Predicted 3D model of a 264-nucleotide RNA (Bacterial large signal recognition particle RNA) from a Dehalococcoidia bacterium. Of the family's consensus pairs, 85% are formed in the model. Rfam family: Bacterial large signal recognition particle RNA. Rfam links the family to the GO terms signal recognition particle, plasma membrane targeting and SRP-dependent cotranslational protein targeting to membrane, signal sequence recognition. On this family, see Rosenblad et al., RNA Biol 2009: "Kinship in the SRP RNA family". NCBI's taxonomy places the organism under Bacteria, Bacillati, Chloroflexota, Dehalococcoidia. It was read from a public genome assembly, where an Rfam model found it.
[in-house]
RNA sequence: UCGUGCUAGGCGGGGAGUUAGCGGUGCCCUGUACCCGAAAUCCGCUAUAGCGGGGCUGAAUUCCCGUCCGAGGCCCGAUGUUUUGUGGGACUGCCUCUUUCGGGUGGUAUUGAAGAUCGGGCCCUGUGCGGCAGAAAGCUAUGAACCCCGUCAGGUCCGGAAGGAAGCAGCGGUAAAUAGCCGCUUCUGGGUGCCACAGGAUUUCCUGGUCGGAGCUGUCCGGUGGGGGAAAGCCACAAGGCAGGGUCGAAGUCAGGUGCACGA
Numbered sequence: 001u002c003g004u005g006c007u008a009g010g011c012g013g014g015g016a017g018u019u020a021g022c023g024g025u026g027c028c029c030u031g032u033a034c035c036c037g038a039a040a041u042c043c044g045c046u047a048u049a050g051c052g053g054g055g056c057u058g059a060a061u062u063c064c065c066g067u068c069c070g071a072g073g074c075c076c077g078a079u080g081u082u083u084u085g086u087g088g089g090a091c092u093g094c095c096u097c098u099u100u101c102g103g104g105u106g107g108u109a110u111u112g113a114a115g116a117u118c119g120g121g122c123c124c125u126g127u128g129c130g131g132c133a134g135a136a137a138g139c140u141a142u143g144a145a146c147c148c149c150g151u152c153a154g155g156u157c158c159g160g161a162a163g164g165a166a167g168c169a170g171c172g173g174u175a176a177a178u179a180g181c182c183g184c185u186u187c188u189g190g191g192u193g194c195c196a197c198a199g200g201a202u203u204u205c206c207u208g209g210u211c212g213g214a215g216c217u218g219u220c221c222g223g224u225g226g227g228g229g230a231a232a233g234c235c236a237c238a239a240g241g242c243a244g245g246g247u248c249g250a251a252g253u254c255a256g257g258u259g260c261a262c263g264a
Stems, first nucleotide, its partner, number of pairs: 001264006009057003012030004020046005034054004063257002066254001068252001072248005079243010091233001094229005100223009115211007123200006129193002132189005138181005148173004156165003
């Protein structure tokens, strides 16, 4: 160096979790790499860390150690950034109202500002007057077969007669009622009135006079104070995403290491 036959070893691995710890069943990630039995209120083992039985391969592309790369999992909530949910509320930012100051701009003002004062109007109450509407009264007309009045033809009754009595129709008048007229009278009512008188009230608005003697005022911007509101800012908690850090780490890659016997 070659050949033959053995043995060690290998025939998936990893993460989290569980465990005093190791491995397994189960879950998850890689990936395709023997079979059978049991195993989560667990099963077996002891740092030489699965148990029991069988099969294949076998000293190297395959076993062992390490380098590189790196799927994926877990941890960090005071590592950063971002999203969502829930709650809070007046911190700061936001919206709105108001007081006040300053600036810009506009209007007005010596044909007289602000301010002060007097009067009037608008406002309220009462009384009155007028007007509108309604009612009553008044006037006219109609209006009772009988149970209203007057007069009562005819007829009826009493009487010897004279003369009386009751009384229908008709006529006239009237009651209840109806219609119309009047608007001289009275009563009632009101979203009645450039009305009158008296009283009240007077924040605001309009108007006239007196004093006064130069401001007054709208809008915009900025500032101070106060009130209110919402919650995208803010605060708190929770759950995620993306980065970052840590940890373990499959598959892959690169290089190194590693038996025994016999024969030539």